[in-house]
RNA sequence: GCCCGCACCUCGGGGUGCCUGAUGGCUGAGAUGCGGCAACGCGAACCCGUAGAACCUGAACCGGUUAGGACCGGCGGAGGGAAGGUGUCAGGGCCCUCA
Numbered sequence: 001g002c003c004c005g006c007a008c009c010u011c012g013g014g015g016u017g018c019c020u021g022a023u024g025g026c027u028g029a030g031a032u033g034c035g036g037c038a039a040c041g042c043g044a045a046c047c048c049g050u051a052g053a054a055c056c057u058g059a060a061c062c063g064g065u066u067a068g069g070a071c072c073g074g075c076g077g078a079g080g081g082a083a084g085g086u087g088u089c090a091g092g093g094c095c096c097u098c099a
Stems, first nucleotide, its partner, number of pairs: 001094004005088006011049004017026003032043004055080003061074004
């Protein structure tokens, strides 16, 4: 000096489900409020932004688990998917120079 990492700022992306006769319950960072017949829209919180498993497709998929399930795993060395700036050296790597 450069590249990561980390933090902050602005901007952007995303999901908001399932089970139960009901009451209610389950997982999770998050399962929400309002409007709407619905499609959807506008917010809040949360997560994620290319070193991208946030999230979507595959998928009314396959195996397991459970009271049940969309819960766990596979799928996945599959395909898509939203970025700029500033700062720091408690961190990591590389290059150059000096001793």

TPP riboswitch aptamer (THI element) from Gemmobacter serpentinus, 99 nucleotides, folded computationally. The model forms 96% of the base pairs in the Rfam consensus.